[in-house]
RNA sequence: AUUGAACGCUGGCGGCAUGCUUUACACAUGCAAGUCGAACGGUAACAGCAGAGCUUGCUCUGGCUGACGAGUGGCGGACGGGUGAGUAAUAUAUCGGAACGUAUCCAAUAAUGGGGGACAACUAGUCGAAAGAUUAGCUAAUACCGCAUACGCCCUGAGGGGGAAAGCUGGGGAUCUUCGGACCUGGCGUUAAUGGAGCGGCCGAUACCUGAUUAGCUAGUUGGUAGGGUAAAGGCCUACCAAGGCAACGAUCAGUAGCUGGUCUGAGAGGACGACCAGCCACACUGGGACUGAGACACGGCCCAGACUCCUACGGGAGGCAGCAGUGGGGAAUUUUGGACAAUGGGGGCAACCCUGAUCCAGCCAUGCCGCGUGAGUGAAGAAGGCCUGAGGGUUGUAAAGCACUUUCAAUAGAGAGGAAGGGUAGUAUGUUAAUAGCGUAUUAAUUUGACGUUAACUUUAGAAGAAGCACCGGCUAACUCUGUGCCAGCAGCCGCGGUAAUACAGAGGGUGCAAGCGUUAAUCGGAAUUACUGGGCGUAAAGCGCGCGUAGGCGGUUAUUUAAGUCAGAUGUGAAAUCCCAGGGCUCAACCUUGGAACUGCAUCUGAUACUGGGUAACUAGAGUUUGGGAGAGGGAAGUAGAAUUUCAGGUGUAGCGGUGAAAUGCAUAGAGAUCUGAAGGAAUACCAGUGGCGAAGGCGACUUCCUGGCCUAAAACUGACGCUGAGGAGCGAAAGCGUGGGGAGCAAACGGGAUUAGAUACCCCGGUAGUCCACGCCGUAAACGAUGUCAACUAGUUGUUGGUCCCCUUGAGGGAUUAGUAACGCAGCUAACGCAUUAAGUUGACCGCCUGGGGAGUACGGUCGCAAGACUAAAACUCAAAGGAAUUGACGGGGGCCCGCACAAGCGGUGGAGCAUGUGGUUUAAUUCGAUACAACGCGAAGAACCUUACCAGCCCUUGACAUGCAGCGAACUUUCCAGAGAUGGAUUGGUGCCUUCGGGAACGCUAACACAGGUGCUGCAUGGCUGUCGUCAGCUCGUGUCGUGAGAUGUUGGGUUAAGUCCCGUAACGAGCGCAACCCUUGUCCUUAGUUGCCAGCACGUAAUGGUGGGAACUCUAGUGAGACUGCCGGUGUUAAAUCGGAGGAAGGUGGGGACGACGUCAAGUCAUCAUGGCCCUUAUGGGCUGGGCUACACACGUGCUACAAUGGCAAGUACAGAGGGUCGCAAACUCGCGAGAGUAAGCUAAUCCCACAAAGCUUGUCUUAGUCCGGAUUGGAGUCUGCAACUCGACUCCAUGAAGUCGGAAUCGCUAGUAAUCGUAGAUCAGAAUGCUACGGUGAAUACGUUCCCGGGCCUUGUACACACCGCCCGUCACACCAUGGGAGUGGGUUGCAAAAUAAGUGGGUAGCUUAACAAUGGGGAUGUCGCUCACCACUUUGUGGUUCAUGACUGGGGUG
Repeated sequence: AUUGAACGCUGGCGGCAUGCUUUACACAUGCAAGUCGAACGGUAACAGCAGAGCUUGCUCUGGCUGACGAGUGGCGGACGGGUGAGUAAUAUAUCGGAACGUAUCCAAUAAUGGGGGACAACUAGUCGAAAGAUUAGCUAAUACCGCAUACGCCCUGAGGGGGAAAGCUGGGGAUCUUCGGACCUGGCGUUAAUGGAGCGGCCGAUACCUGAUUAGCUAGUUGGUAGGGUAAAGGCCUACCAAGGCAACGAUCAGUAGCUGGUCUGAGAGGACGACCAGCCACACUGGGACUGAGACACGGCCCAGACUCCUACGGGAGGCAGCAGUGGGGAAUUUUGGACAAUGGGGGCAACCCUGAUCCAGCCAUGCCGCGUGAGUGAAGAAGGCCUGAGGGUUGUAAAGCACUUUCAAUAGAGAGGAAGGGUAGUAUGUUAAUAGCGUAUUAAUUUGACGUUAACUUUAGAAGAAGCACCGGCUAACUCUGUGCCAGCAGCCGCGGUAAUACAGAGGGUGCAAGCGUUAAUCGGAAUUACUGGGCGUAAAGCGCGCGUAGGCGGUUAUUUAAGUCAGAUGUGAAAUCCCAGGGCUCAACCUUGGAACUGCAUCUGAUACUGGGUAACUAGAGUUUGGGAGAGGGAAGUAGAAUUUCAGGUGUAGCGGUGAAAUGCAUAGAGAUCUGAAGGAAUACCAGUGGCGAAGGCGACUUCCUGGCCUAAAACUGACGCUGAGGAGCGAAAGCGUGGGGAGCAAACGGGAUUAGAUACCCCGGUAGUCCACGCCGUAAACGAUGUCAACUAGUUGUUGGUCCCCUUGAGGGAUUAGUAACGCAGCUAACGCAUUAAGUUGACCGCCUGGGGAGUACGGUCGCAAGACUAAAACUCAAAGGAAUUGACGGGGGCCCGCACAAGCGGUGGAGCAUGUGGUUUAAUUCGAUACAACGCGAAGAACCUUACCAGCCCUUGACAUGCAGCGAACUUUCCAGAGAUGGAUUGGUGCCUUCGGGAACGCUAACACAGGUGCUGCAUGGCUGUCGUCAGCUCGUGUCGUGAGAUGUUGGGUUAAGUCCCGUAACGAGCGCAACCCUUGUCCUUAGUUGCCAGCACGUAAUGGUGGGAACUCUAGUGAGACUGCCGGUGUUAAAUCGGAGGAAGGUGGGGACGACGUCAAGUCAUCAUGGCCCUUAUGGGCUGGGCUACACACGUGCUACAAUGGCAAGUACAGAGGGUCGCAAACUCGCGAGAGUAAGCUAAUCCCACAAAGCUUGUCUUAGUCCGGAUUGGAGUCUGCAACUCGACUCCAUGAAGUCGGAAUCGCUAGUAAUCGUAGAUCAGAAUGCUACGGUGAAUACGUUCCCGGGCCUUGUACACACCGCCCGUCACACCAUGGGAGUGGGUUGCAAAAUAAGUGGGUAGCUUAACAAUGGGGAUGUCGCUCACCACUUUGUGGUUCAUGACUGGGGUG
């Protein structure tokens, strides 16, 4: 785009079309083929007329007239109408042909003489339920039969012979008459023969679907002769003879199918289809058959058989809607049991006329195409309502309302074309004729014929009045928001949406598209160059046969000539009409109809052209081949020979192991192995040479010699003269493994045995070991048989290496050049999706063959062929998926590679894991044990501190504008004292109090009361978010602009060579620059200078004390805290590329980043946090909010993390004694003193701090004691007594004293921290805090060991490589097993369809025979008498039956694999 469509929702009108695609299923009822009285005998019905009877409206008579049932006869029922079952060719289409027929029609010719006997109807019987049958008798004809005549007809032996008819009717002046007519004339008819038109029969060529998993078919088969038969040629049929005919250009068989003009689509070429309309064919319940006829083997005829239906008196009969309507059934689905012959056409008839479900009309259906309408103008308060909202507004929307208009269509009432031409009647003219009859023709007049039809078109009336839906809105694809839902419900053409913010589901608002329709489904073509003729491919995506030889076929060098098959041109015929196209015309337009043209790309015939192709002829040598010389080679076959090595055997020497592995063991060995020497046997393979070297078609070929043999290269001549290329089938060769027969068997070695490894190990490793490997002969016929690249030929830049020839040059060499045949590496143009290929093409062309068409199923099943088998070759479908695949890119990953780093390992020190306790978590428990964090990167984490509070949890008791904010109204200062009830919140009562500012109006803060907006939420979502944080990681990376390269993703830069802690720097470089990171700038610490000296300091001077910077004073030192200096690879030497840098050294307090900190690139983990805070959405609102009391967060069979204290002598205890830093302190730190064993208490100086206090630092040092033990270690637990904080210490605080004295004797597997002032060890302080640290943070004291090194573990960086990964290896993914479902193969079989062959069987019928019966015409005297009828019989034959095969479909216990989940 389209449809004979269907379904869903909706539906105003008209025109024109279409309308059982399915069961060629079955049919009730009505109609669809009759007509002619001018062929005939006649008169059943109707009407008229005449007559009779008579009861005046009935009966009877008369074919007299119009007419006419039934009958004889003629013509037509072979057309028209329906359907598409069959048919792959007896079809159709196109073009031709010769051996034919033809009623009616046309033209022209001749004739139409004379006779005869019957049979229907009818009458009278008989049988039968009926249908019908039958006997006797009468009768007519255009029915039937002779006779005559007969040519143009037919036959012929060429003389001759044979063969016809029918009449009917109109009119009529003479003449004749038996009054019927004869006769004349017209019309129609009849007979014979001729031609034509149209129609039909037959033959040929070409075209005409699929399957080769259908390859051979055929006996009347192919041809001939003779005969028969037909309208006609012909094996159409029969007899005889011959052995042909068809087929790879697809016979035969199977499946499917009416064919065509055309229709739909497409740019075309094509593809699909064959409704309506038109041409042809076939069929008429199924099968067979003939009759009649001009024509049939006959839709509404006949006979027979079969199935089905109906009637029946059971004896027997009737029927055929695939005609028009209609019914049932089937189906997703397809109309009225209508009107009329008015028109067009058909049949009959002289005609009028009759018939006509052909046809013309109407009815039904939005089934399609076309047209029209459902109003149009104005109208902003941008109404109301709806929806959205950022709350302002936006949108629906000039849309509505309102105002002023119009009236198509529908409705109403009128009037009213065309479709009608003819027919009959009357008149006139003319023709025929003797005729003014008649008949025909033309014309005139009036008259008459319409189903549609209430027609079309027109006019009148009224009023916007009666007339809009459907689908869609994530992308493709025009059109977006809200609400609901929450991987549910659902959507979906593909991709895909939906798991709480869905433009994708559902609804709404809005929008978009079409519109009396709109969507969906089905189907065809297109897009699809996705079967490629036009117009594709095959190295890696699917695709080159493993290789050559060669048949058919295809293609083929140069010249001349001929032919004219292909080719080209012109002409003629045909290519039906319709359709399509163009130009007109008619319906108001259009659809539609109509006229003309063009076209129908085709076929045939004729004429011409001759370049090319083909055929013929004659030549040529450039292709191909032959001869001669020379050459290289693992080319092939056969025979022989050789040496090294392994093994075995024999012997000698000789002794304890050998062998093997990652390590071992099995194995061999004291019966003497292994080792070594000598000898022998036997088999297999040929080191070095050896090479991207050689040869061969491929497979493949490797010691040497000989024989036989194929191919190749080269040089120069001669010869043949296109002999060529490719190659479907075919036949041949064809690695390894395997198979058969017979040998052989050293080594190796499937299977197998043993030993190891392992969770297992039917493996990898080891020890053995049989087929096999070898030979001969025969099979197999496959490989990643690969260059994943078919063969042949031509052309198209080069460079280099190498192998084999030939030629030339000189400087004679291991030289140079040229050429040719191979074989390699690189590379230009070109090609390619890229990779890559590139004279050895994957470039540019030509010839021929093979092969491909999404993945899986599957190279499988079935069938066939081959094979001994294994199996090979050929080769599907159902079903299933939306991908499978190629090349390249960026990442990530690797038990890949290279380089490098890190307490990563190693080297060390100390821990954890075992004990007790502390603390956190899980789990469990509970009314609640609030919540979060939960690999590293949660677990002494949020929490820098849960008795109440905190607190979010639980129980109970209370409040509802609220504990808190803003607004509004009213009242009151605020506030405060005391008492009562209550667990308290709270409630009640009560006392004191009138403040501040003021422009005198009032205002501000605060409190109370009432209603409403609202408050409130530690309720949910960290996967809606902001902010903040962790982590990779203080790792050295992450990017950009411009340029360049690439089809592109991307690359380059950023890679490379060095170097660094560093993408740090240098060099190189299609890159040049830049940014965020690194480093530096900042803080602190280490040295010095300088400035300033209080609360800090005290060298020198002085005073004073028991002592003390205590005092005067000093500003030197320390220190404090400000400003500066200093370090930069700056200097020297080596190395390095003259670089960057690095190594060493000097100086220096410090040396190569001096130490430490702060500082964290692009990003990753939907990492963490809605419970810090903020925040979208959702949820609660007398509660999920708020208040209070009590409880809980502190539970406890258990498990884990982080710590503390220990297990002791480097120690515990006791005594004495020394030295810090950094902090904190007025709601505070608190000295001193007194009391207490102590925690602490009492009292109280000082201090808002370099001043006073916390505050004694501890380890250390000096002594003493303990002596290896569950202890003078260890301190848990428990009892008692206390202290302090606080409203309160029970659940549930810390501390003190006395008593008690558990586990624990250094910790399994495993695992953590640390590289120097570090680890380890020792104490001190602070935050939080009323109180409550073994935690955290900060501070100092003492103060080590070790680092060979980068193989390994972990993490990371750069480069490179592979990848089937991209959620990125915690990836992806294979197979069995279990379960469910689906399709399919096999299967003992079973049941249908169809068909071959061989038989049986014969209905009707036709043909043949006939001895039985019977008769027509004729003749009539007896009798005869047909190729007749009947009967009998033979041949052919349908249905049917039997046997045996083929093929196909369905089904089948069980079973095989496959697919999906």
The prediction has a mean pLDDT of 84. The RNA shown here (small-subunit ribosomal RNA) has 1461 nucleotides and comes from an uncultured prokaryote.